[in-house]
Molecule: transfer RNA
Organism: Hypoxylon sp. CI-4A
RNA sequence: GCAACUUUGGUGUAAUGGUCAGCAUUCGAGCCUUCCAAGCUCGAGAUCGGGGUUCAAUUCCCCGGAGUUGCA
Numbered sequence: 001g002c003a004a005c006u007u008u009g010g011u012g013u014a015a016u017g018g019u020c021a022g023c024a025u026u027c028g029a030g031c032c033u034u035c036c037a038a039g040c041u042c043g044a045g046a047u048c049g050g051g052g053u054u055c056a057a058u059u060c061c062c063c064g065g066a067g068u069u070g071c072a
Stems, first nucleotide, its partner, number of pairs: 001071007010025004018055001026044006048064005
């Protein structure tokens, strides 16, 4: 330099072109317990940036950023 792939809460992940973006963990509050741990309830927290297509984009397309791999 070229190509392919990936990018979603703090972390690890799911999701389909369609109506609060799900789960686990984390954090906060409460319950339980003599205390701790475990468990239970409630709450907080995310689609890498920009543009396009579409009635509707996390999903499809383009450009860019970051990362991984391969080639040179």